[in-house]
RNA sequence: CGCGGCGUGGAGCAGUGGUAGCUCGUUGGGCUCAUAACCCAAAGGCCGGAGGUUCGAUCCCUUCCCCCGCUA
Numbered sequence: 001c002g003c004g005g006c007g008u009g010g011a012g013c014a015g016u017g018g019u020a021g022c023u024c025g026u027u028g029g030g031c032u033c034a035u036a037a038c039c040c041a042a043a044g045g046c047c048g049g050a051g052g053u054u055c056g057a058u059c060c061c062u063u064c065c066c067c068c069g070c071u072a
Stems, first nucleotide, its partner, number of pairs: 002070004007065001010024004018055001026042005048064005
């Protein structure tokens, strides 16, 4: 250089065209003599960057970047 895959809240992952969700974590409250567990609530991401298609893009196309792997 070539080929394939990955990129989505702090972490790990869903989401195959119609206003982005789950688990854990964090914060506040409840419960308790107290802690953990448990219960309730909240904050936190406009989806790696840019462009294109479309009425509409996390999703389809092009290109670039990051990371992982394969081949030589």